This is a predicted structure of a 177-nucleotide RNA (Lysine riboswitch aptamer) from Clostridium senegalense. It matches the Rfam family "Lysine riboswitch aptamer". From the family's description: Riboswitches are metabolite binding domains within certain messenger RNAs that serve as precision sensors for their corresponding targets. Allosteric rearrangement of mRNA structure is mediated by ligand binding, and this results in modulation of gene expression. This family includes riboswitches that sense lysine in a number of genes involved in lysine metabolism, including lysC. The coordinates come from a structure-prediction model, not an experiment, and the mean pLDDT is 82.
């Protein structure tokens, strides 16, 4: 000179990379609920307590008439295990008139336990949804890195594999040399 280990900086993959914020727009919905007038007649709730013939519970018709969660658009900010899930623990929350309680859901913590990325397509859960989102199979795209061909021993290209604890790029200590 090359190289092998550790540590640290600082980089790439995508124009649908990933996530948080705020506006903003539709959908939720003429739904929920609330009056009124008709008819019905003893209950309704997961239980219990209150309520309930001075009318519970539904139906119907007639007026008013929502929101929350999740979406999509901009337009700020953080960033490249960015971030999602799955287990555990903790705390809050959850059937409404109240009270316990359930399935369940929001945060935060751990676990180097799974996934490099996004998409279609099936399929299960959530949710009102045929919108999304997540899990799991399957595809072919795509980045990375190794092996082969290929090339002016370069690239570009083509096969085959593996994937983030990875990969590129300087630098620190250290061994080979």
């Nucleotide at each position: 000179a090359u190289u092998g280990a550790u540590u640290g900086u600082a980089g790439a993959g995508g124009u649908c990379g990933c996530g948080a914020u705020a506006u903003u727009u539709a959908u939720a919905a003429g739904u929920a609920c609330c009056a009124a007038u008709a008819a019905u007649g003893a209950g309704g709730u997961a239980a219990g307590c209150a309520c309930a013939a001075u009318g519970a519970u539904u139906u119907a018709u007639u007026g008013g008439a929502a929101a929350a969660g999740g979406a999509g658009u901009u337009a700020u900010c953080g960033c490249c295990g960015a971030a999602g899930g799955a287990u555990a623990u903790a705390a809050c929350u959850u059937a409404u008139g109240c009270u316990u309680u359930a399935a369940g859901g929001u945060u935060a913590u751990a676990u180097a336990c799974c996934u490099g990325g996004g998409u279609a397509u099936g399929u299960a859960u959530a949710a009102a949804a045929u919108a999304u989102a997540u899990g799991c199979a399957u595809a072919a795209c795509u980045g990375u890195c190794a092996c082969a061909a290929g090339u002016u021993u370069a690239a570009a290209u083509u096969g085959u594999g593996u994937u983030g604890a990875g990969c590129u790029a300087c630098a620190u200590u250290u061994g080979a040399g």